[in-house]
RNA sequence: GGGCAUAGCUCAGUGGCAGAGUGCAUGCUUAGCAGGCAUGAGGGCCUGGGUUCAAUCCCCAGUACUUCCA
Numbered sequence: 001g002g003g004c005a006u007a008g009c010u011c012a013g014u015g016g017c018a019g020a021g022u023g024c025a026u027g028c029u030u031a032g033c034a035g036g037c038a039u040g041a042g043g044g045c046c047u048g049g050g051u052u053c054a055a056u057c058c059c060c061a062g063u064a065c066u067u068c069c070a
Stems, first nucleotide, its partner, number of pairs: 001067003005063001008022004016053001024040006046062005
């Protein structure tokens, strides 16, 4: 100098309701387990400010992580 920060984990996402997979809970299926199916819980999107009618998204600063150069 560059990148990244969104659910427990891995990641999408668009200026106007926040999602998927996986995991978790419950139910059905089974003699039981695994697997399958259904339902549900779980987030104010890293922090602070700015722009805007409206910001997870755009701008600035900071913090953490990661990477490159010297």